[in-house]
Background
A computed fold for a 1539-nucleotide RNA from a Gammaproteobacteria bacterium, annotated as small-subunit ribosomal RNA. The organism belongs to Gammaproteobacteria, within Bacteria. The RNAcentral record of the sequence draws on ENA. Model confidence (mean pLDDT): 83 of 100.

């Protein structure tokens, strides 16, 4: 000088919203693996699986300065021989003489280092302490190191064995072994004493006596280090493991150990542990730390470091300072190997390496140069510890793959609206640079020591020697010719991976067509896929990038920090109470908790920080800081605790009052039901939606009287009372619990809560015994129904009742645990108290207390709501929750007579399940209102024949479309050819049609021939417009290609147009306000209207699209104008024909008129309604056009247009013929009828609106007629179609299949047309079918309407029962809104939102998945009892053997072997327990495509639902009893608010 730098969300439940709640994602990380790709370097890391098995090599040796020695090597010496250049050389033999050294004796070390994590839930580990210990080597100190002895390996000889190896005999040494002496100290002790050691080696000097150095040795004390032991605290999950324990707990004594101790044994006592979780089961090495996280936490325990445990599996000891020993021993077992079958050998969880396992993890490398270890005096040797190298992108860090300039915005690619855009300054080109890699050259640090000799100091008698210091010399590197540096050349050698629908940065094309595929979640893909695959482009990271797996985070989703429990998951059914937790006021004390300080410790590494070193970084390194629920100690004394003394406010007691369906027992009351008896009476009763079963002439029901018996207690009765809850209801009595108020005498914190425990606990159910009137599961019968195991009806047994037991559950609910305190009020009601007032009462007013209600402020809540009776603000205690399903389940346990209850999982599966509220839609919910919706009427359809359209069938084709209302006389306002799209046949291929190019040519017209025709061919005729004279344009022909063409597909890619709800009155917006929000308000309410029309009210104020009006037409009228229209008066006629008129009618322009304007009533004085006047018309006068936001993926690609796809000598174009017209049948829409309100015949009257030149066509003539001839007039208020018909006046028919009806058929014709065969219309003659008013059902119409009658037009050559218009005649009925249908507004319920044609439940059938039971089967672990008992240790020892010591000897002491006892591993027997695997069969569960049966739930879900229980049933379910509202609707009562 320095602490700490840190907190994010998103997707997904819904039509939308808020909340709850799960799932998923973005981040960081890894000893990783896999896929694609891969330049360099540094630093790290590298079997997580089989503690599976291991070939081969190495990983622990060393000391000759302990010893006897000499197998090998080198040297030396001696002898002999040979050779000789006479120097010597070679060979052989000998000598341990020297350097050394195989094997051996001996010492030290193999207990370290290295590996692994199987076991272990433990004093194993961590942390802080402790006492009853040992400790080789090391350091310090004291003392010593005297004198003897007996063996033995090696070696030699012999023997056995395949081998491993073993045995016998003989020799020998020591720092090997054993006594004796000595003994400060030590140990034992009866305090007298007893006992107990050693080893030398090697240097130096030597007068050979010795002295001395070093290294060893012995005894003892101390230190240091290391190790052992004990204790407090901490250390995973399971209670579906609740009791465990006999050496167990303690004591005494002894033994044992280095050491305390039941560590062991004997005896005594009966303890010890456990809900603060013992025991048991499962899992696991622990820690420093690592990862993550804002933190608290959570997860992990690779590498590095500390501790522990293990070393093929199990057991055991020996040696030793240290082991019960990884590279030691013994035994047992499994496995492997050798074998001569007798017997032996082995242990990589050391380093490499192999096989195996696995998704997966490296070289049978170099060196002891450094660091460290063992041995040695040392040199030195050993060291797979270690240091290096190799392999691997396994991770972290760094560098590179170029830099600048460069627009013709190149080419190519991709896209395109065809203009262009993009790739893109990117490339090329130009100018530079050279890191890295490459080649060549130079080339470190890591080295300090040791050794040699010199100097100094210490030791010493010593200038030896040894130790230390200084400087000198010699000289040691695996890595490695590495790091580093320089030179050279040239942009040269170096970029991939994932992603691009949202989350989440990044978009287009093509292919595919619910296929192939993708997917972390939501979800993409069914012909226009930014989601699949490819491409172009883009985004992100980069020598890596993605995926998978795993951990933390986000997740406040287990909530200590930091959650909840009325309805989302969640309050125990209720109480009493144990342990525990928490606890009023005052005082002084204490110091356990608590705060602060100090000391110790919290290893190092790691973390943080300040520095330093590698060019930087990673990495390494120095200092500091930080790290605890720790220990010791001091201090403070507020708060908690403890012990003490007091207090009265909490709590309780006393005294005095009070209310009550509180409980138990006994007694006995009236009404009613039923049964029985008697009387009366005479045919039904009963029951239902309607019926039937049932009862009744053997006398029911009914009625009167009497009797019996059981059960329940009307009125009072009240969100009134009491009780802890369940629950309690006539009266009286007895016994009894609790509560409230007043008072303030007493006790003096005695309190609150309450795990376990104990008790109570509706209904149903069970047992035993009674009782049984009514009711009533089961059951029976009758109905209903498709069925009806139900709802309804008639019966009816358990049961319901009583007594005594059991059971212990409910929607046991306020879905709200108990206690205490605090926090606005208002209005009721029940019990009490005391006060004031008065009219003294069963009074009033204000107050207080204990209950019980409603509303409401603050506050809370996701909202609904709660709100002094909290779901507000706080404290204390208990219970409970953690996504849905599986599952109020299985297994296990406990309880029960049983039914069953309590406790309570997992596999698997889904991405939701859920709460509250919102908007719609819907309801066999409610209210209000409307509509030819019903009703009241009139006429039809459905029956017949025919016409027409459709379905179906048929066909070569019967083209295509339209299909509930809203397709079906529809597209088609008109199919003989054409149309025409269909079929058959024959033709054409730049095409029948458009644009462009080239050449030729007017175009065109006529004729002949062939052909079904399209067409082909021949011949003839004919010369356009314009000009700047070159040509150009038009037309035709020929040619080439771009292209044409398509009624081919998709109306679910579209535009446009249209239908429909519906001419219904609605649909919205801006601003404001309310709500967290979706949303609401406005738009609701009171009136009113045809109307969201208007008025009033009003947190709304305004506005828009709709309504209405403006437009057309019609009804009245004024003015203007009168031709082709009109004609009153005048003239004139056969005739408004003509003159004339402009009055009338009419025509067609322009005006007026109607506005609730006026009056009365009503209403709120408004809007309006109602009656009236006037008026041609009256409250929208009649009719039309006009169709809001939207709905139906409604209709149309075949009117048209159009994206995409498809065809291109055909799916295009042309032609002829055929088909669209078929015909068993079914349906729709019509026409004509069935007749007398009629048919037929004759006569006769009156319209409107239209059409007309390829037209209407008059008169006249002919024909029975259709029609023909004719051709006046008219482009039309002039002419014409044109006759209107019903009507009216007559005649006839007389109820008949007819004088009704006209189908069908035969014959004969007419007209149109190129052509009437398939396939036109009409006429005449003849024929004369069905049909006598139409079942179930169903349609239209409210006034000039229905009905009825005819006329016209479009289309059109011809064809109308259809369609669109026109006028004539001209009604009936509407009480009314209960019901059917549709609609509007408000409200309510909802589990619906594709919106009730919705949603949805269960059985059964099939497939698959996991799971429970299961006769059992074979494993694993473990308990108990018993058998057995290897090795070894300890004890015993009677057998055998025996060097050192004692003893003269005999012998003894001691020892070894053997035997034996105890303990004990493996093993065995019996019997339990636990656990996982398999298992015929079986139970339920889950998931699946569009299966089957019903329809249980959601609306009043069509019988309200649900809970508990019991019975029944294919199934959902039904029924009984009790309970709940989490039930709609209507009514009543009570209460509240406002007035």
């Nucleotide at each position: 000088a320095c602490a700490a730098u840190g907190a994010c969300g998103a997707g997904u439940u819904u039509g939308a919203u808020c909340c709850u709640g799960g799932c998923u994602c973005a981040g960081a990380u890894u000893g990783a693996a896999c896929g694609c790709u891969g330049g360099c370097g540094g630093c790290a890391u590298g079997c997580u699986u089989a503690a599976c098995a291991c070939a081969u090599g190495c990983a622990a040796g060393u000391c000759g300065a302990a010893c006897g020695g000499u197998a090998a090597c080198a040297g030396g010496c001696u002898u002999u021989u040979u050779c000789u250049u006479c120097g010597g050389a070679a060979a052989a033999a000998g000598c341990g003489c020297u350097g050394a050294c195989g094997a051996g004796u001996g010492g030290c070390g193999g207990a370290c280092g290295g590996g692994u994590g199987a076991g272990u839930a433990a004093c194993g580990c961590g942390u802080a302490g402790g006492a009853a210990u040992a400790u080789g080597g090391c350091c310090c100190a004291u003392a010593g190191a005297g004198g003897g002895g007996g063996a033995u390996a090696a070696c030699c000889c012999g023997a056995g064995g395949a081998a491993a190896c073993u045995c016998g005999g003989g020799c020998u040494a020591a720092u090997a072994c054993c006594g004796c002496a000595u003994a400060c100290a030590g140990u034992c002790u009866u305090u007298g004493g007893a006992u107990g050691a050693a080893a030398g080696g090697u240097g130096g000097c030597u007068u050979c006596g010795g002295c001395u150095g070093c290294c060893a040795c012995u005894a003892u004390g101390g230190g240091a280090u290391u190790a052992g032991c004990c204790u407090g605290c901490g250390u995973u999950g399971g209670a579906u493991u609740a009791g465990c324990u006999a050496g167990u707990u303690g004591g005494u004594a002894a033994g044992g150990u280095a050491a305390a101790g039941g560590c062991u044994u004997a005896c005594c006592a009966a303890g010890g542990c456990g809900a603060c979780g013992a025991u048991c089961c499962a899992u696991a090495g622990c820690u420093g730390u690592u990862c993550u996280g804002a933190g608290a936490g959570g997860a992990a325990g690779a590498c590095c470091a500390g501790c522990c445990a293990c070393a093929c599996u199990g057991g055991g000891a020996c040696u030793g300072a240290g082991a019960c020993a990884c590279g030691g021993c013994c035994c047992a077992g499994a496995c492997u190997c050798c074998u001569a079958c007798g017997g032996g050998a082995g242990g990589c969880a050391g380093c490499a390496g192999u096989g195996g396992g696995g998704a997966a993890u490296a070289u049978u490398g170099g060196a002891c140069a450094a660091u460290g270890g063992g041995g040695g005096c040392a040199a030195c040797c050993c060291u797979g510890a270690u240091c290096c190298a190799g392999c691997a992108a396994u991770g972290c860090c760094g560098c590179g793959u170029g830099u600048g300039u460069g627009a013709a915005g190149a080419a190519g690619g991709c896209c395109u609206u065809c203009g262009g855009g993009u790739u893109g300054u990117a490339a090329a080109g130009c100018a530079c640079u050279u890191u890295c890699a490459g080649u060549g050259a130079a080339g470190a640090a890591g080295a300090a020591a040791a050794g040699u000799g010199a100097g100094g100091c210490u030791u010493u008698a010593a200038u030896a020697g040894a130790g230390c210091c200084u400087g000198a010399c010699u000289g040691u590197g695996a890595c490695g010719g590495u790091a580093u540096u320089c030179a050279c050349a040239g942009a040269a050698g170096c970029a991939g991976c994932a992603c691009c629908g949202g989350c989440a940065a990044a978009c287009u094309c093509u292919g595919u067509g619910c296929c192939a595929g993708c997917a972390g979640c939501c979800g993409c893909g069914g012909u226009a896929a930014u989601a699949c695959a490819g491409a172009g482009g883009g985004u992100g990271c980069a020598a890596g990038c993605g995926u998978u797996a795993a951990u933390c985070g986000g997740a406040u989703u287990g909530a200590c920090u930091g959650g909840g429990c009325g309805u989302a998951a969640a309050g125990g059914g209720c109480g009493c109470g144990u342990a525990g937790g928490c606890g009023g006021u005052u005082a002084a004390a204490u110091a356990a908790g608590u705060g602060c300080g100090u000391u110790g410790u919290a290893a190092a590494a790691g973390g943080c920080u300040c520095g330093g070193g590698c060019u930087u970084a990673a990495c390494c390194u120095g200092g500091g800081c930080a790290u605890g629920u720790c220990a010791a100690u001091g201090u403070a004394g507020a708060c908690u605790g403890u012990a003490u003394a007091a207090c009265u406010g909490g709590a309780g007691u006393g005294a005095g009052a009070g209310a009550g369906a509180g409980g138990u027992u006994a007694u006995g009351g009236g009404a009613a039901u039923u049964u029985c008896c008697g009387g009366a009476g005479g045919a039904g009763c009963g029951g239902u939606g309607a019926a039937a079963u049932g009862c009744g002439u053997a006398g029911a029901u009914u009625u009167c009287g009497g009797a019996a018996g059981g059960a329940a207690c009307a009125u009072c009765a009240g969100u009134g009372g009491c009780g802890a809850a369940g629950g309690c209801g006539a009266g009286u009595a007895a016994c009894u619990g609790g509560c409230u108020c007043u008072u303030a005498a007493c006790u003096g914190a005695c309190g609150c809560u309450g795990a376990g425990g104990c008790g109570c606990g509706a209904a149903g159910g069970c047992g035993u015994g009674g009782g049984u009137a009514g009711c009533a599961a089961a059951c029976a019968g009758g109905a209903u129904u498709a069925g009806a195991u139900a709802c309804c009806c008639u019966g009816g047994u358990a049961g319901u009742c009583c007594a005594c037991g059991c059971a212990g559950u409910a929607a046991a609910c306020g879905a709200u645990g108990g206690g205490u305190a605090c926090u606005a009020g208002a209005c009721g009601u029940u019990g009490g108290a005391a006060a004031g007032c008065u009219u003294u009462a069963a009074g009033c007013u204000a107050u207080u207390u204990a209950g019980u209600g409603u509303c409401g402020c603050a506050g809370u809540c996701a909202a609904c709501a709660c709100a002094u009776u909290a779901a507000g603000u706080a404290c204390c205690c208990c219970g409970c929750c953690u996504g849905g399903g599986g599952a109020c389940u299985a297994c296990g346990g406990c309880c029960g007579c049983a039914a069953g209850g309590c406790u309570a999982a997992a596999a698997c599966u889904c991405a939701a399940a859920g709460g509250a509220a919102u908007u719609g839609a819907c309801g066999g919910g409610g209210g209000c209102c409307c509509g030819c919706a019903c009703a009241a009427g009139c006429g039809g359809u459905g029956g017949a024949g025919c016409a027409u359209g459709u379905g179906g069938u048929u066909u070569a084709a019967u083209u295509c479309g339209a299909u509930g209302c809203a397709a079906c006389g529809c597209g088609c306002a008109a199919g003989a050819c054409c149309u025409u799209a269909c079929c058959u046949a024959c033709c054409c291929u730049u095409g029948a049609c458009a644009u462009c190019c080239u050449g030729c040519u007017a175009a065109g017209u006529u004729a002949g021939c062939u052909g079904a025709g399209a067409a082909g061919u021949u011949a003839a005729u004919g010369u356009g417009u314009u000009u700047a004279c070159g040509g150009a344009c038009a037309u035709g022909c020929a040619g080439a290609g771009a292209c044409a063409g398509g009624u081919g597909c998709u109306g679910c890619a579209u535009g446009g147009c249209u239908g429909u709800c519906g001419u219904c009155a609605g649909c919205u917006c801006g601003u404001g306000u309310c709500g967290u929000g979706a949303g609401a308000u406005g738009u609701u309410g009171g009136g009113u209207u045809a109307a969201g029309u208007c008025c009033c009210g009003u947190a709304a104020c305004g506005a828009g699209c709709g309504c209405a009006a403006c437009c057309c037409u019609u009804g009245u009228u004024g003015c203007u104008a009168g031709u082709u229209a009109c004609c009153a008066g005048c003239c004139u006629u056969a005739a408004g024909u003509u003159g004339g008129g402009g009055a009338c009618a009419c025509u067609a322009g322009u005006g007026a008129g109607a506005c609730u304007g006026c009056c009365g009533g009503u209403g709120a004085u408004a809007a309006g309604c109602u009656g009236g006047a006037g008026g041609a018309a009256g409250g929208g006068g009649g009719g039309g056009a006009c169709g809001a936001c939207g709905u139906c993926a409604a209709g149309u690609c075949a009117u048209c247009a159009u994206g995409g796809c498809c065809c291109u000598u055909a799916u295009g174009g042309g032609u002829a013929g055929g088909g669209c017209g078929a015909c068993a049948c079914a349906c729709g829409u019509g026409c004509u009828a069935c007749a007398a309100u009629g048919g037929a015949c004759g006569g006769u009257a009156c319209a409107g609106a239209g059409g007309g030149c390829a037209g209407c066509g008059a008169a006249g003539c002919g024909g029975c007629g259709a029609c023909g001839c004719g051709g006046a007039g008219c482009g039309a208020a002039u002419c014409u179609c044109a006759a209107a018909a019903a009507g009216c006046c007559g005649u006839u028919c007389g109820u008949a299949g007819u004088c009704c009806g006209g189908a069908u058929u035969g014959g004969a014709g007419u007209c149109u047309g190129c052509a009437a065969c398939u396939c036109g219309a009409c006429u005449c003659c003849a024929u004369g079918a069905a049909g006598u008013c139409g079942g179930a059902a169903u349609c239209g119409c409210u006034a000039g309407u229905a009905a009825u009658c005819g006329c016209a037009g479009a289309u059109c050559a011809g064809c109308a029962u259809g369609c669109u218009g026109c006028g004539g005649u001209g009604a009936a009925u509407a009480c009314g809104u209960u019901c059917c249908c549709g609609g509007g507004c408000c409200u309510u319920g909802u589990a619906c939102a594709c919106a009730c044609c919705g949603c949805c439940c269960g059985u059964c059938a099939c497939a698959c998945c996991a799971u429970g039971g299961g006769a059992g089967u074979g494993g694993u672990a473990u308990g108990u009892a018993c058998c057995a008992g290897a090795c070894g240790u300890a004890g015993g020892u009677a057998g055998a053997c025996u060097a050192a010591c004692c003893g003269c000897a005999a012998g003894g002491a001691g020892g070894u072997c053997g035997c034996u006892u105890a303990c004990c591993a493996c093993g065995g027997u019996a019997u339990g327990u636990a656990u996982g695997a398999c298992g015929a069969c079986u139970g339920g569960g889950g998931u699946g495509a569009a299966g089957u049966c019903g329809u249980a739930a959601c609306a009043a879900g069509g019988u309200a639902g649900c809970c508990g229980u019991a019975g029944g049933g294919g199934a959902a379910c039904c029924u009984g009893c009790g309970g709940c509202u989490g039930g709609a609707u209507c009514a009543c009562c009570u209460c509240c608010u406002u007035a």